[in-house]
Context: one part of a larger RNA
RNA sequence: CGCAGGAGAUUUGAGGGAAGCUGUCCUUAGUACGAGAGGACCGGGAUGGCGGGACCUCCAGUAUUCCAGUUGUCCUGCCAAGGGCAACGCUGGUUAGCUGUGUCCCGAAGGGAUAACCGCUGAAAGCAUCUAAGUGGGAAGCCCCUCCCAAGAUAAGAUCUCCCGGGCCGUAAGGCUCCUAAAGGUCACUUGGAGACUACGAGUUUGAUAGGCCGGGUGUGUAAGCCCUGUAAGGGGUUAAGCUAACCGGUACUAAUCGACCGUGAGG
Numbered sequence: 001c002g003c004a005g006g007a008g009a010u011u012u013g014a015g016g017g018a019a020g021c022u023g024u025c026c027u028u029a030g031u032a033c034g035a036g037a038g039g040a041c042c043g044g045g046a047u048g049g050c051g052g053g054a055c056c057u058c059c060a061g062u063a064u065u066c067c068a069g070u071u072g073u074c075c076u077g078c079c080a081a082g083g084g085c086a087a088c089g090c091u092g093g094u095u096a097g098c099u100g101u102g103u104c105c106c107g108a109a110g111g112g113a114u115a116a117c118c119g120c121u122g123a124a125a126g127c128a129u130c131u132a133a134g135u136g137g138g139a140a141g142c143c144c145c146u147c148c149c150a151a152g153a154u155a156a157g158a159u160c161u162c163c164c165g166g167g168c169c170g171u172a173a174g175g176c177u178c179c180u181a182a183a184g185g186u187c188a189c190u191u192g193g194a195g196a197c198u199a200c201g202a203g204u205u206u207g208a209u210a211g212g213c214c215g216g217g218u219g220u221g222u223a224a225g226c227c228c229u230g231u232a233a234g235g236g237g238u239u240a241a242g243c244u245a246a247c248c249g250g251u252a253c254u255a256a257u258c259g260a261c262c263g264u265g266a267g268g
Stems, first nucleotide, its partner, number of pairs: 001152001005163007015149004021049007033038001050107006059100004066093005071086006110144003117137004164267001165178005179265001184262004188204005209255003212251005219243002225238005
């Protein structure tokens, strides 16, 4: 820009893409077959490999914004308690998130038309012949079925809902004038398990969008101070304490202020 008014939703599916793999074991059955040795088709079940997708309950990794321990040194006047630096100083754990080695699911089943091939009926050619008329079966392959995209599919589809003035001229489209600026959208701002930017999603006081705060959870592992004990290092009690990121819920305390713009008036 188009899809003959504009807008918000929900869709159909022309067409395109993805996928398509495979082992072993049990059973049928030591059956059919075979002198024996050996040893099935068909059918039923279980469990793997490989590939793919999703997710974080479990397991595991990371987690330089969480907790603790500890070395050296400097500082807060000193003790004690802390802070800075030393690869986060080093070490032991660890929430969310992200991951795989973890978990779940898929590569299943089915239908149709066929290939090689196997047939039925059957003449030309009194026989024979799967073929000439007619007709059946038959592949991991083809077309469906499964998943994803999809109406710029210009043949531009469908459904639901929402919105839109007077006067004059004109058959109408439309023009002039006054009034108006809808539905909806964008900008701006708070932001997100969305994201390079953009886009997409949630919100903007008629508000839980982010931060703060409160409660909970999780993690760490019993803070500081004081008391008791020991000459002391230390130990014990108060105390499963103190602290606690990204998690869950709540709460207008802070910030989403005030606003601006686009889009018209019933549609050749």
Large-subunit ribosomal RNA, domain VI from a Deltaproteobacteria bacterium, 268 nucleotides, folded computationally. Model confidence (mean pLDDT): 88 of 100.